Predicted 3D model of an 81-nucleotide RNA (ZMP/ZTP riboswitch aptamer (pfl RNA motif)).
The model forms 100% of the base pairs in the Rfam consensus.
Its Rfam family is "ZMP/ZTP riboswitch aptamer (pfl RNA motif)". Rfam links the family to the GO terms one-carbon metabolic process and regulation of purine nucleotide biosynthetic process.

RNA sequence: AAGAAUCUGUACUGCUGGCGGAUAAGUGGAAAAACCACGUGUGGUACAGACCGUACUAAGCCGACCGCCUGGGCAAUCCUG
Repeated sequence: AAGAAUCUGUACUGCUGGCGGAUAAGUGGAAAAACCACGUGUGGUACAGACCGUACUAAGCCGACCGCCUGGGCAAUCCUG
RNA backbone atom coordinates (compact mmCIF):
# COMPACT_ATOMS: atom_id res chain seq x y z
P A A 1 -0.65 3.73 3.60
O5' A A 1 -0.89 2.83 2.32
C5' A A 1 -0.70 3.36 1.02
C4' A A 1 -0.68 2.24 0.00
C3' A A 1 -1.93 1.36 0.00
O3' A A 1 -2.98 1.93 -0.75
C1' A A 1 0.00 0.00 0.00
P A A 2 -4.50 1.72 -0.31
O5' A A 2 -4.82 0.26 -0.85
C5' A A 2 -4.82 0.00 -2.25
C4' A A 2 -4.84 -1.48 -2.51
C3' A A 2 -5.98 -2.24 -1.85
O3' A A 2 -7.18 -2.18 -2.59
C1' A A 2 -3.95 -3.35 -1.42
P G A 3 -8.55 -1.78 -1.84
O5' G A 3 -8.69 -2.92 -0.72
C5' G A 3 -8.79 -4.28 -1.10
C4' G A 3 -8.62 -5.17 0.10
C3' G A 3 -9.70 -5.03 1.17
O3' G A 3 -10.87 -5.75 0.84
C1' G A 3 -7.57 -5.06 2.19
P A A 4 -12.26 -5.35 1.60
O5' A A 4 -12.44 -6.59 2.57
C5' A A 4 -12.71 -7.89 2.04
C4' A A 4 -12.80 -8.90 3.15
C3' A A 4 -13.73 -8.55 4.29
O3' A A 4 -15.08 -8.85 4.01
C1' A A 4 -11.67 -9.27 5.18
P A A 5 -16.25 -7.92 4.62
O5' A A 5 -16.21 -8.26 6.17
C5' A A 5 -16.51 -9.57 6.62
C4' A A 5 -16.19 -9.71 8.10
C3' A A 5 -16.90 -8.73 9.00
O3' A A 5 -18.21 -9.12 9.32
C1' A A 5 -14.60 -8.82 9.57
P U A 6 -19.38 -8.00 9.48
O5' U A 6 -18.98 -7.25 10.82
C5' U A 6 -18.96 -7.96 12.05
C4' U A 6 -18.39 -7.09 13.16
C3' U A 6 -19.05 -5.73 13.31
O3' U A 6 -20.25 -5.79 14.05
C1' U A 6 -16.70 -5.49 13.33
P C A 7 -21.47 -4.81 13.67
O5' C A 7 -20.99 -3.42 14.29
C5' C A 7 -20.78 -3.29 15.69
C4' C A 7 -20.14 -1.96 16.01
C3' C A 7 -20.85 -0.74 15.43
O3' C A 7 -21.96 -0.33 16.20
C1' C A 7 -18.53 -0.57 15.03
P U A 8 -23.24 0.37 15.48
O5' U A 8 -22.67 1.83 15.17
C5' U A 8 -22.31 2.70 16.25
C4' U A 8 -21.68 3.97 15.71
C3' U A 8 -22.49 4.70 14.65
O3' U A 8 -23.54 5.48 15.20
C1' U A 8 -20.23 4.56 13.96
P G A 9 -24.89 5.72 14.36
O5' G A 9 -24.42 6.80 13.29
C5' G A 9 -23.98 8.07 13.71
C4' G A 9 -23.37 8.84 12.55
C3' G A 9 -24.26 8.98 11.34
O3' G A 9 -25.20 10.04 11.47
C1' G A 9 -22.09 8.34 10.65
P U A 10 -26.64 9.91 10.75
O5' U A 10 -26.29 10.26 9.24
C5' U A 10 -25.76 11.53 8.91
C4' U A 10 -25.31 11.57 7.45
C3' U A 10 -26.34 11.12 6.44
O3' U A 10 -27.29 12.14 6.13
C1' U A 10 -24.28 10.09 5.96
P A A 11 -28.81 11.72 5.76
O5' A A 11 -28.66 11.18 4.27
C5' A A 11 -28.22 12.03 3.23
C4' A A 11 -27.92 11.26 1.97
C3' A A 11 -29.04 10.35 1.49
O3' A A 11 -30.04 11.05 0.77
C1' A A 11 -27.00 9.17 1.44
P C A 12 -31.58 10.53 0.87
O5' C A 12 -31.56 9.23 -0.04
C5' C A 12 -31.25 9.33 -1.42
C4' C A 12 -30.99 7.96 -2.02
C3' C A 12 -32.13 6.96 -1.87
O3' C A 12 -33.16 7.15 -2.84
C1' C A 12 -30.09 5.92 -1.30
P U A 13 -34.68 6.83 -2.42
O5' U A 13 -34.66 5.25 -2.29
C5' U A 13 -34.36 4.43 -3.42
C4' U A 13 -34.15 2.99 -3.01
C3' U A 13 -35.31 2.33 -2.29
O3' U A 13 -36.33 1.90 -3.17
C1' U A 13 -33.29 1.85 -1.16
P G A 14 -37.82 1.64 -2.55
O5' G A 14 -37.70 0.13 -2.10
C5' G A 14 -37.37 -0.89 -3.04
C4' G A 14 -37.09 -2.19 -2.35
C3' G A 14 -38.21 -2.74 -1.48
O3' G A 14 -39.20 -3.41 -2.24
C1' G A 14 -36.18 -2.86 -0.30
P C A 15 -40.75 -3.29 -1.78
O5' C A 15 -40.82 -4.30 -0.55
C5' C A 15 -40.46 -5.66 -0.72
C4' C A 15 -40.29 -6.34 0.63
C3' C A 15 -41.49 -6.22 1.55
O3' C A 15 -42.49 -7.18 1.27
C1' C A 15 -39.51 -5.71 2.73
P U A 16 -44.04 -6.87 1.77
O5' U A 16 -43.90 -7.04 3.33
C5' U A 16 -44.80 -6.40 4.21
C4' U A 16 -44.12 -6.09 5.52
C3' U A 16 -44.99 -5.35 6.54
O3' U A 16 -45.80 -6.25 7.27
C1' U A 16 -42.87 -4.31 6.39
P G A 17 -47.18 -5.76 7.98
O5' G A 17 -48.26 -6.42 7.01
C5' G A 17 -48.67 -5.76 5.81
C4' G A 17 -49.45 -6.71 4.93
C3' G A 17 -50.55 -7.49 5.66
O3' G A 17 -51.74 -6.73 5.82
C1' G A 17 -49.27 -8.96 4.34
P G A 18 -52.72 -7.03 7.09
O5' G A 18 -53.40 -8.40 6.66
C5' G A 18 -54.31 -8.43 5.57
C4' G A 18 -54.96 -9.79 5.47
C3' G A 18 -55.57 -10.32 6.76
O3' G A 18 -56.85 -9.78 7.03
C1' G A 18 -54.29 -12.02 5.74
P C A 19 -57.31 -9.49 8.57
O5' C A 19 -57.63 -10.96 9.10
C5' C A 19 -58.69 -11.72 8.52
C4' C A 19 -58.70 -13.13 9.07
C3' C A 19 -58.69 -13.25 10.58
O3' C A 19 -59.96 -13.04 11.18
C1' C A 19 -57.10 -14.74 9.67
P G A 20 -60.06 -12.32 12.65
O5' G A 20 -59.55 -13.49 13.62
C5' G A 20 -60.32 -14.67 13.77
C4' G A 20 -59.57 -15.71 14.57
C3' G A 20 -59.08 -15.29 15.94
O3' G A 20 -60.11 -15.30 16.93
C1' G A 20 -57.36 -16.44 14.82
P G A 21 -60.02 -14.29 18.20
O5' G A 21 -58.79 -14.86 19.03
C5' G A 21 -58.85 -16.15 19.64
C4' G A 21 -57.60 -16.45 20.43
C3' G A 21 -57.19 -15.38 21.44
O3' G A 21 -57.93 -15.49 22.65
C1' G A 21 -55.29 -16.09 20.21
P A A 22 -58.46 -14.15 23.43
O5' A A 22 -57.25 -13.89 24.43
C5' A A 22 -56.90 -14.86 25.41
C4' A A 22 -55.50 -14.63 25.90
C3' A A 22 -55.23 -13.24 26.47
O3' A A 22 -55.63 -13.15 27.82
C1' A A 22 -53.51 -13.85 24.98
P U A 23 -55.98 -11.75 28.53
O5' U A 23 -56.26 -10.73 27.34
C5' U A 23 -57.55 -10.61 26.82
C4' U A 23 -58.07 -9.19 26.97
C3' U A 23 -57.20 -8.10 26.36
O3' U A 23 -58.03 -7.10 25.79
C1' U A 23 -57.58 -7.63 28.64
P A A 24 -57.91 -6.84 24.22
O5' A A 24 -56.45 -6.23 24.03
C5' A A 24 -56.22 -4.83 24.21
C4' A A 24 -54.80 -4.46 23.86
C3' A A 24 -54.34 -4.94 22.48
O3' A A 24 -53.42 -4.00 21.95
C1' A A 24 -52.95 -5.88 24.15
P A A 25 -53.73 -3.34 20.59
O5' A A 25 -52.63 -4.00 19.67
C5' A A 25 -51.25 -3.93 20.02
C4' A A 25 -50.40 -4.00 18.79
C3' A A 25 -50.60 -5.28 18.00
O3' A A 25 -50.49 -4.99 16.62
C1' A A 25 -48.33 -5.08 18.66
P G A 26 -51.87 -4.88 15.79
O5' G A 26 -52.15 -3.32 15.87
C5' G A 26 -52.45 -2.71 17.12
C4' G A 26 -52.29 -1.21 17.02
C3' G A 26 -53.29 -0.53 16.09
O3' G A 26 -54.54 -0.29 16.74
C1' G A 26 -51.11 0.25 15.62
P U A 27 -55.90 -0.43 15.90
O5' U A 27 -55.94 0.95 15.11
C5' U A 27 -56.00 2.18 15.83
C4' U A 27 -55.94 3.35 14.87
C3' U A 27 -56.88 3.26 13.68
O3' U A 27 -58.21 3.65 14.00
C1' U A 27 -54.74 3.89 12.93
P G A 28 -59.46 2.85 13.34
O5' G A 28 -59.46 3.44 11.86
C5' G A 28 -59.75 4.83 11.65
C4' G A 28 -59.46 5.23 10.22
C3' G A 28 -60.09 4.35 9.14
O3' G A 28 -61.46 4.64 8.93
C1' G A 28 -57.83 4.77 8.59
P G A 29 -62.47 3.45 8.45
O5' G A 29 -62.00 3.19 6.95
C5' G A 29 -62.17 4.20 5.97
C4' G A 29 -61.49 3.84 4.67
C3' G A 29 -61.95 2.54 4.03
O3' G A 29 -63.20 2.67 3.35
C1' G A 29 -59.59 2.67 3.93
P A A 30 -64.17 1.40 3.24
O5' A A 30 -63.38 0.48 2.20
C5' A A 30 -63.12 0.94 0.88
C4' A A 30 -62.27 -0.06 0.11
C3' A A 30 -62.84 -1.46 0.01
O3' A A 30 -63.83 -1.56 -0.99
C1' A A 30 -60.53 -1.56 0.53
P A A 31 -65.12 -2.50 -0.77
O5' A A 31 -64.52 -3.92 -1.13
C5' A A 31 -63.76 -4.12 -2.32
C4' A A 31 -63.10 -5.48 -2.32
C3' A A 31 -64.08 -6.65 -2.26
O3' A A 31 -63.57 -7.76 -2.99
C1' A A 31 -62.66 -6.71 -0.38
P A A 32 -64.61 -8.71 -3.74
O5' A A 32 -63.75 -10.04 -3.85
C5' A A 32 -62.46 -10.04 -4.45
C4' A A 32 -61.54 -11.06 -3.83
C3' A A 32 -62.04 -12.50 -3.92
O3' A A 32 -60.93 -13.39 -4.06
C1' A A 32 -61.73 -11.92 -1.67
P A A 33 -60.16 -13.34 -5.51
O5' A A 33 -59.11 -12.15 -5.31
C5' A A 33 -57.90 -12.37 -4.63
C4' A A 33 -57.91 -11.71 -3.26
C3' A A 33 -56.56 -11.61 -2.56
O3' A A 33 -55.85 -10.47 -3.01
C1' A A 33 -58.19 -12.41 -1.05
P A A 34 -54.34 -10.57 -3.27
O5' A A 34 -53.73 -10.66 -1.81
C5' A A 34 -53.82 -9.56 -0.92
C4' A A 34 -53.28 -9.94 0.43
C3' A A 34 -51.89 -10.58 0.39
O3' A A 34 -50.86 -9.61 0.37
C1' A A 34 -53.34 -11.88 1.73
P C A 35 -50.11 -9.32 -0.98
O5' C A 35 -50.90 -8.06 -1.53
C5' C A 35 -50.69 -6.79 -0.93
C4' C A 35 -51.66 -5.78 -1.47
C3' C A 35 -51.42 -4.34 -1.04
O3' C A 35 -50.42 -3.72 -1.85
C1' C A 35 -53.69 -4.87 -0.74
P C A 36 -49.46 -2.64 -1.22
O5' C A 36 -50.40 -1.36 -1.08
C5' C A 36 -50.89 -0.70 -2.24
C4' C A 36 -51.68 0.54 -1.84
C3' C A 36 -50.99 1.45 -0.83
O3' C A 36 -50.04 2.31 -1.43
C1' C A 36 -53.23 1.08 -0.17
P A A 37 -48.76 2.72 -0.60
O5' A A 37 -49.32 3.80 0.42
C5' A A 37 -49.81 5.05 -0.05
C4' A A 37 -50.37 5.87 1.10
C3' A A 37 -49.47 6.01 2.31
O3' A A 37 -48.48 7.01 2.15
C1' A A 37 -51.64 5.44 3.02
P C A 38 -47.07 6.81 2.82
O5' C A 38 -47.34 7.12 4.36
C5' C A 38 -47.71 8.42 4.77
C4' C A 38 -48.24 8.41 6.19
C3' C A 38 -47.29 7.92 7.26
O3' C A 38 -46.36 8.92 7.67
C1' C A 38 -49.38 6.90 7.58
P G A 39 -44.87 8.48 8.06
O5' G A 39 -45.09 7.59 9.36
C5' G A 39 -45.52 8.19 10.58
C4' G A 39 -45.91 7.14 11.59
C3' G A 39 -44.79 6.21 12.02
O3' G A 39 -43.97 6.75 13.04
C1' G A 39 -46.70 4.95 11.48
P U A 40 -42.42 6.39 13.09
O5' U A 40 -42.40 4.86 13.48
C5' U A 40 -42.87 4.43 14.75
C4' U A 40 -42.97 2.92 14.81
C3' U A 40 -41.69 2.17 14.52
O3' U A 40 -40.84 2.08 15.65
C1' U A 40 -43.43 1.23 13.26
P G A 41 -39.26 2.04 15.45
O5' G A 41 -39.02 0.55 14.95
C5' G A 41 -39.28 -0.55 15.82
C4' G A 41 -39.20 -1.86 15.07
C3' G A 41 -37.89 -2.11 14.34
O3' G A 41 -36.86 -2.60 15.19
C1' G A 41 -39.69 -2.60 12.90
P U A 42 -35.36 -2.18 14.93
O5' U A 42 -35.02 -2.97 13.59
C5' U A 42 -35.01 -4.40 13.59
C4' U A 42 -34.96 -4.93 12.17
C3' U A 42 -33.77 -4.50 11.34
O3' U A 42 -32.61 -5.26 11.61
C1' U A 42 -35.73 -4.24 10.07
P G A 43 -31.19 -4.70 11.19
O5' G A 43 -31.11 -5.16 9.67
C5' G A 43 -31.10 -6.55 9.35
C4' G A 43 -31.29 -6.76 7.86
C3' G A 43 -30.22 -6.18 6.95
O3' G A 43 -29.07 -7.00 6.88
C1' G A 43 -32.33 -5.62 6.10
P G A 44 -27.65 -6.33 6.61
O5' G A 44 -27.76 -5.89 5.08
C5' G A 44 -27.96 -6.86 4.05
C4' G A 44 -28.23 -6.19 2.72
C3' G A 44 -27.13 -5.26 2.24
O3' G A 44 -26.07 -5.96 1.60
C1' G A 44 -29.22 -4.20 2.00
P U A 45 -24.59 -5.37 1.73
O5' U A 45 -24.60 -4.21 0.64
C5' U A 45 -24.88 -4.50 -0.73
C4' U A 45 -25.02 -3.21 -1.53
C3' U A 45 -23.88 -2.22 -1.39
O3' U A 45 -22.77 -2.55 -2.22
C1' U A 45 -25.92 -1.08 -1.14
P A A 46 -21.28 -2.23 -1.69
O5' A A 46 -21.17 -0.65 -1.88
C5' A A 46 -21.29 -0.08 -3.19
C4' A A 46 -21.37 1.43 -3.10
C3' A A 46 -20.28 2.10 -2.27
O3' A A 46 -19.07 2.25 -2.98
C1' A A 46 -22.38 2.99 -1.68
P C A 47 -17.69 2.14 -2.16
O5' C A 47 -17.61 3.54 -1.41
C5' C A 47 -17.57 4.76 -2.15
C4' C A 47 -17.81 5.94 -1.24
C3' C A 47 -16.88 6.06 -0.06
O3' C A 47 -15.62 6.62 -0.40
C1' C A 47 -19.09 6.41 0.66
P A A 48 -14.32 6.16 0.44
O5' A A 48 -14.50 6.93 1.83
C5' A A 48 -14.49 8.35 1.85
C4' A A 48 -14.86 8.87 3.22
C3' A A 48 -14.07 8.30 4.38
O3' A A 48 -12.79 8.91 4.54
C1' A A 48 -16.35 8.26 4.92
P G A 49 -11.58 8.06 5.15
O5' G A 49 -11.93 7.98 6.70
C5' G A 49 -11.98 9.17 7.48
C4' G A 49 -12.59 8.90 8.84
C3' G A 49 -11.91 7.85 9.68
O3' G A 49 -10.75 8.34 10.35
C1' G A 49 -14.23 7.48 9.72
P A A 50 -9.56 7.34 10.69
O5' A A 50 -10.16 6.47 11.89
C5' A A 50 -10.50 7.08 13.13
C4' A A 50 -11.19 6.10 14.06
C3' A A 50 -10.40 4.84 14.35
O3' A A 50 -9.42 5.03 15.36
C1' A A 50 -12.63 4.27 13.83
P C A 51 -8.01 4.31 15.22
O5' C A 51 -8.35 2.78 15.45
C5' C A 51 -8.89 2.33 16.69
C4' C A 51 -9.34 0.89 16.59
C3' C A 51 -8.30 -0.08 16.07
O3' C A 51 -7.38 -0.49 17.08
C1' C A 51 -10.34 -0.46 14.96
P C A 52 -5.85 -0.64 16.69
O5' C A 52 -5.84 -1.91 15.73
C5' C A 52 -6.29 -3.18 16.20
C4' C A 52 -6.44 -4.16 15.05
C3' C A 52 -5.18 -4.44 14.26
O3' C A 52 -4.35 -5.39 14.91
C1' C A 52 -7.01 -4.11 12.79
P G A 53 -2.76 -5.27 14.76
O5' G A 53 -2.50 -5.84 13.31
C5' G A 53 -2.96 -7.13 12.94
C4' G A 53 -2.93 -7.28 11.42
C3' G A 53 -1.53 -7.39 10.84
O3' G A 53 -1.54 -8.25 9.70
C1' G A 53 -2.62 -5.49 9.96
P U A 54 -0.61 -9.50 9.68
O5' U A 54 -1.50 -10.57 8.90
C5' U A 54 -2.59 -11.22 9.57
C4' U A 54 -3.63 -11.67 8.56
C3' U A 54 -3.14 -12.65 7.52
O3' U A 54 -4.22 -13.52 7.15
C1' U A 54 -3.92 -10.70 6.46
P A A 55 -4.39 -14.93 7.93
O5' A A 55 -5.49 -14.64 9.05
C5' A A 55 -5.11 -14.39 10.40
C4' A A 55 -6.01 -13.37 11.05
C3' A A 55 -7.49 -13.67 10.93
O3' A A 55 -7.96 -14.45 12.01
C1' A A 55 -7.06 -11.43 10.25
P C A 56 -8.24 -15.99 11.85
O5' C A 56 -9.56 -15.97 10.96
C5' C A 56 -10.72 -15.27 11.40
C4' C A 56 -11.33 -14.53 10.23
C3' C A 56 -12.64 -15.11 9.73
O3' C A 56 -13.74 -14.67 10.51
C1' C A 56 -11.22 -14.70 7.91
P U A 57 -14.98 -15.71 10.80
O5' U A 57 -15.67 -15.77 9.36
C5' U A 57 -16.13 -14.58 8.73
C4' U A 57 -16.41 -14.83 7.26
C3' U A 57 -17.57 -15.76 6.98
O3' U A 57 -18.81 -15.10 7.04
C1' U A 57 -15.71 -16.37 5.65
P A A 58 -20.12 -15.90 7.61
O5' A A 58 -20.45 -16.84 6.37
C5' A A 58 -20.77 -16.29 5.10
C4' A A 58 -20.91 -17.38 4.07
C3' A A 58 -21.93 -18.45 4.41
O3' A A 58 -23.23 -18.06 4.04
C1' A A 58 -19.91 -19.46 3.71
P A A 59 -24.46 -18.21 5.12
O5' A A 59 -24.91 -19.72 4.90
C5' A A 59 -25.29 -20.19 3.61
C4' A A 59 -25.21 -21.69 3.55
C3' A A 59 -25.98 -22.42 4.64
O3' A A 59 -27.34 -22.58 4.31
C1' A A 59 -23.79 -23.30 4.49
P G A 60 -28.49 -22.48 5.44
O5' G A 60 -27.92 -21.39 6.43
C5' G A 60 -28.75 -20.38 6.94
C4' G A 60 -28.07 -19.03 6.82
C3' G A 60 -28.96 -17.85 7.20
O3' G A 60 -28.98 -17.63 8.59
C1' G A 60 -27.91 -17.42 5.13
P C A 61 -30.32 -17.18 9.33
O5' C A 61 -30.39 -15.64 8.96
C5' C A 61 -29.37 -14.73 9.35
C4' C A 61 -29.61 -13.35 8.78
C3' C A 61 -31.02 -12.80 8.99
O3' C A 61 -31.18 -12.24 10.29
C1' C A 61 -30.40 -12.50 6.74
P C A 62 -32.64 -12.31 11.01
O5' C A 62 -33.49 -11.29 10.12
C5' C A 62 -33.16 -9.92 10.09
C4' C A 62 -34.19 -9.13 9.30
C3' C A 62 -35.64 -9.46 9.62
O3' C A 62 -36.08 -8.83 10.81
C1' C A 62 -35.35 -9.34 7.28
P G A 63 -37.25 -9.53 11.70
O5' G A 63 -38.53 -8.83 11.05
C5' G A 63 -38.61 -7.41 10.98
C4' G A 63 -39.97 -6.97 10.50
C3' G A 63 -41.14 -7.68 11.19
O3' G A 63 -42.17 -6.75 11.47
C1' G A 63 -41.33 -7.87 8.86
P A A 64 -42.48 -6.37 12.99
O5' A A 64 -41.57 -7.44 13.74
C5' A A 64 -42.16 -8.55 14.39
C4' A A 64 -41.74 -8.58 15.84
C3' A A 64 -42.12 -9.87 16.56
O3' A A 64 -41.16 -10.90 16.35
C1' A A 64 -42.83 -8.02 17.83
P C A 65 -41.69 -12.34 16.04
O5' C A 65 -42.49 -12.78 17.34
C5' C A 65 -41.81 -12.96 18.58
C4' C A 65 -42.72 -13.61 19.59
C3' C A 65 -43.48 -14.82 19.08
O3' C A 65 -42.70 -16.00 19.12
C1' C A 65 -44.95 -13.38 20.24
P C A 66 -42.87 -17.05 17.95
O5' C A 66 -44.24 -17.77 18.28
C5' C A 66 -44.37 -18.56 19.45
C4' C A 66 -45.78 -19.10 19.57
C3' C A 66 -46.35 -19.73 18.31
O3' C A 66 -45.90 -21.06 18.10
C1' C A 66 -47.95 -18.27 19.26
P G A 67 -45.71 -21.57 16.65
O5' G A 67 -47.20 -21.79 16.13
C5' G A 67 -48.04 -22.76 16.75
C4' G A 67 -49.44 -22.71 16.18
C3' G A 67 -49.52 -22.74 14.66
O3' G A 67 -49.39 -24.05 14.13
C1' G A 67 -50.96 -21.07 15.50
P C A 68 -48.77 -24.22 12.69
O5' C A 68 -49.94 -23.75 11.72
C5' C A 68 -51.19 -24.42 11.74
C4' C A 68 -52.18 -23.72 10.83
C3' C A 68 -51.68 -23.45 9.42
O3' C A 68 -51.76 -24.59 8.59
C1' C A 68 -52.75 -21.53 10.27
P C A 69 -50.87 -24.65 7.29
O5' C A 69 -51.50 -23.50 6.39
C5' C A 69 -50.70 -22.80 5.47
C4' C A 69 -51.45 -21.60 4.94
C3' C A 69 -50.73 -20.81 3.87
O3' C A 69 -50.86 -21.40 2.60
C1' C A 69 -51.57 -19.32 5.49
P U A 70 -49.67 -21.31 1.60
O5' U A 70 -49.75 -19.80 1.10
C5' U A 70 -50.93 -19.30 0.50
C4' U A 70 -50.82 -17.81 0.26
C3' U A 70 -49.55 -17.36 -0.45
O3' U A 70 -49.60 -17.56 -1.84
C1' U A 70 -50.00 -15.93 1.38
P G A 71 -48.28 -17.87 -2.59
O5' G A 71 -47.59 -16.43 -2.63
C5' G A 71 -48.24 -15.33 -3.27
C4' G A 71 -47.54 -14.03 -2.92
C3' G A 71 -46.07 -13.98 -3.25
O3' G A 71 -45.85 -13.72 -4.63
C1' G A 71 -46.43 -13.12 -1.07
P G A 72 -44.37 -13.81 -5.19
O5' G A 72 -43.76 -12.44 -4.66
C5' G A 72 -42.39 -12.33 -4.36
C4' G A 72 -42.13 -11.10 -3.52
C3' G A 72 -40.67 -10.73 -3.37
O3' G A 72 -40.21 -10.00 -4.49
C1' G A 72 -41.70 -10.70 -1.26
P G A 73 -38.75 -10.23 -5.01
O5' G A 73 -37.89 -9.37 -4.00
C5' G A 73 -38.16 -7.99 -3.82
C4' G A 73 -37.37 -7.43 -2.66
C3' G A 73 -35.89 -7.75 -2.67
O3' G A 73 -35.16 -6.89 -3.53
C1' G A 73 -36.77 -8.18 -0.53
P C A 74 -33.92 -7.50 -4.32
O5' C A 74 -32.81 -7.64 -3.19
C5' C A 74 -32.39 -6.50 -2.46
C4' C A 74 -31.54 -6.90 -1.28
C3' C A 74 -30.33 -7.76 -1.60
O3' C A 74 -29.24 -7.01 -2.09
C1' C A 74 -31.47 -8.67 0.26
P A A 75 -28.27 -7.68 -3.18
O5' A A 75 -27.47 -8.76 -2.32
C5' A A 75 -26.64 -8.35 -1.25
C4' A A 75 -26.18 -9.54 -0.43
C3' A A 75 -25.46 -10.61 -1.23
O3' A A 75 -24.09 -10.29 -1.45
C1' A A 75 -27.06 -11.61 0.16
P A A 76 -23.41 -10.70 -2.81
O5' A A 76 -23.27 -12.28 -2.69
C5' A A 76 -22.48 -12.85 -1.66
C4' A A 76 -22.69 -14.35 -1.60
C3' A A 76 -22.49 -15.08 -2.92
O3' A A 76 -21.12 -15.35 -3.17
C1' A A 76 -24.51 -15.79 -1.94
P U A 77 -20.59 -15.29 -4.64
O5' U A 77 -21.12 -16.63 -5.30
C5' U A 77 -20.74 -17.88 -4.76
C4' U A 77 -21.55 -18.99 -5.38
C3' U A 77 -21.58 -19.00 -6.90
O3' U A 77 -20.43 -19.59 -7.45
C1' U A 77 -23.77 -19.29 -6.07
P C A 78 -19.88 -19.04 -8.85
O5' C A 78 -20.89 -19.64 -9.91
C5' C A 78 -21.03 -21.05 -10.05
C4' C A 78 -22.21 -21.37 -10.94
C3' C A 78 -22.21 -20.69 -12.30
O3' C A 78 -21.37 -21.33 -13.23
C1' C A 78 -24.36 -20.52 -11.33
P C A 79 -20.69 -20.42 -14.37
O5' C A 79 -21.89 -20.14 -15.38
C5' C A 79 -22.53 -21.21 -16.05
C4' C A 79 -23.71 -20.71 -16.85
C3' C A 79 -23.42 -19.56 -17.81
O3' C A 79 -22.83 -20.00 -19.01
C1' C A 79 -25.39 -19.09 -16.59
P U A 80 -21.82 -19.02 -19.75
O5' U A 80 -22.77 -17.90 -20.38
C5' U A 80 -23.74 -18.25 -21.35
C4' U A 80 -24.58 -17.05 -21.70
C3' U A 80 -23.83 -15.79 -22.09
O3' U A 80 -23.37 -15.82 -23.44
C1' U A 80 -25.54 -15.23 -20.57
P G A 81 -22.02 -15.07 -23.79
O5' G A 81 -22.43 -13.53 -23.76
C5' G A 81 -23.39 -13.03 -24.70
C4' G A 81 -23.73 -11.60 -24.38
C3' G A 81 -22.54 -10.66 -24.23
O3' G A 81 -22.04 -10.22 -25.49
C1' G A 81 -24.04 -10.30 -22.45
Its mean pLDDT, the model's own confidence on a scale to 100, is 76.